Model confidence (mean pLDDT): 81 of 100.
The RNA shown here (c-di-GMP-I riboswitch aptamer) has 100 nucleotides and comes from a Nitrosomonadaceae bacterium.
Lineage of the source: Bacteria > Pseudomonadati > Pseudomonadota > Nitrosomonadales > Nitrosomonadaceae.
The sequence was found by an Rfam model in a public genome assembly.

RNA sequence: CACUGACAAGGGCAAGCUCAUCGAAAGGUGAGGACGCAAAGUCACCGGUCUACGAGGGGCAGGGAACUGCACCUACGACAACGACAGCGGGACCACCAGA
Numbered sequence: 001c002a003c004u005g006a007c008a009a010g011g012g013c014a015a016g017c018u019c020a021u022c023g024a025a026a027g028g029u030g031a032g033g034a035c036g037c038a039a040a041g042u043c044a045c046c047g048g049u050c051u052a053c054g055a056g057g058g059g060c061a062g063g064g065a066a067c068u069g070c071a072c073c074u075a076c077g078a079c080a081a082c083g084a085c086a087g088c089g090g091g092a093c094c095a096c097c098a099g100a
Stems, first nucleotide, its partner, number of pairs: 003099003012037002017032006035087001041093003045090003048085003054079001056073002059070004
């Protein structure tokens, strides 16, 4: 330095849930709390998953058009990330101890 995670040692992180808070939501942050984790340390590079503030249709008015405004209908669905997830997998970087 690489590999492995048996046996130890010092320990570390913190799922669900509860409260508070930010956010449209997914989800994040803090405190409590432990399901688990040898990278459950860091990074959205690749794949995947999640959410959808939005949207779609014709009508009327303005307008040369683009577009804007108004109400109605459909649906809560289709589509849609410059959002989220690192405790989904891959990858990159850093790293404690031990050496069957």